[in-house]
The prediction has a mean pLDDT of 75.
The RNA shown here (Fluoride riboswitch aptamer (crcB RNA motif)) has 77 nucleotides and comes from Nitrospira sp.
It was read from a public genome assembly, where an Rfam model found it.
RNA sequence: UGAAAACACGGUGAAGGAGUUCACCGAGAAACGCCGCUAGGGACCAGACCCUCGUGGCUGAUGACUCCUACGGCAUA
Repeated sequence: UGAAAACACGGUGAAGGAGUUCACCGAGAAACGCCGCUAGGGACCAGACCCUCGUGGCUGAUGACUCCUACGGCAUA
């Protein structure tokens, strides 16, 4: 823009930026990682379990590929 589909565009894919590409979403959306613990709630005879807040710990700067930057490790000068 269009009735819609669709196209274009924009946004998102757990921690920076860019290119390419894939997926998702159309702002009422996509997305907002994992483990442990306290408290509260649900369920329950009880426990396991589920949800929320708080708190401690762990992995990757990518959705994927490449590059740059930051951080970390090792080695050399």